[in-house]
Molecule: transfer RNA
Organism: Friedmanniomyces simplex
RNA sequence: GCCUCUUUGGCUUAGUGGUACAGCGUCUCACUCGUAACGAAAUGAGAAGAUCCCUCGUUCGAUUCGGGGAAGAGGCA
Numbered sequence: 001g002c003c004u005c006u007u008u009g010g011c012u013u014a015g016u017g018g019u020a021c022a023g024c025g026u027c028u029c030a031c032u033c034g035u036a037a038c039g040a041a042a043u044g045a046g047a048a049g050a051u052c053c054c055u056c057g058u059u060c061g062a063u064u065c066g067g068g069g070a071a072g073a074g075g076c077a
Base pairs, nucleotide, nucleotide: 001076002075003074004073005072006071007070010024011023012022018060026047027046028045029044030043032040033039053069054068055067056066057065
């Protein structure tokens, strides 16, 4: 220098042209234990949290399609 792949909540990850799934984690509550108060394991319930790497374009509509760029990984020379 060229080619290929990857980029989605704090982490891992699914997904597809109609504003995004799940698990872990976080927070709250219940139950139980314990304390002067603070608190705590397991279980159950609930909640918050992502302009889907950036930008331009196509489209009624883009995380998804196309161009350019960034970062990472691999290969060739």